c-di-GMP-I-GGC riboswitch aptamer from a Chloroflexota bacterium, 92 nucleotides, folded computationally. The coordinates come from a structure-prediction model, not an experiment, and the mean pLDDT is 86.

[in-house]
RNA sequence: CGCGAUAAAGGCAAACCCGGGGCGACCCGGGGACGCAAAGCCACGGGACUCGAAGGCGGCCCAGCCGCCCCGAGUCAGCCGGGUUACCGAAC
Numbered sequence: 001c002g003c004g005a006u007a008a009a010g011g012c013a014a015a016c017c018c019g020g021g022g023c024g025a026c027c028c029g030g031g032g033a034c035g036c037a038a039a040g041c042c043a044c045g046g047g048a049c050u051c052g053a054a055g056g057c058g059g060c061c062c063a064g065c066c067g068c069c070c071c072g073a074g075u076c077a078g079c080c081g082g083g084u085u086a087c088c089g090a091a092c
Stems, first nucleotide, its partner, number of pairs: 002092001003089002011036002016031006034078001040084003044081003047076006055069006
């Protein structure tokens, strides 16, 4: 350095509930633990999701509405990959 114990010391906290923020995805605080060896941090690639509507295609009950694609603005780091930092030290 890799690696990751039925180790030690500690850490985080899904669902759900309460309060607050946001149109929303979701976020923050408290409670709570399903889990987690980076479940610390970063939206860089893919992905999912939200809001909007310029454009394309299609459908319909055609002043319009709906679906898909694309576009714009966002959310998720506990979806995968990548980057970066870090506690402990058995075996290998």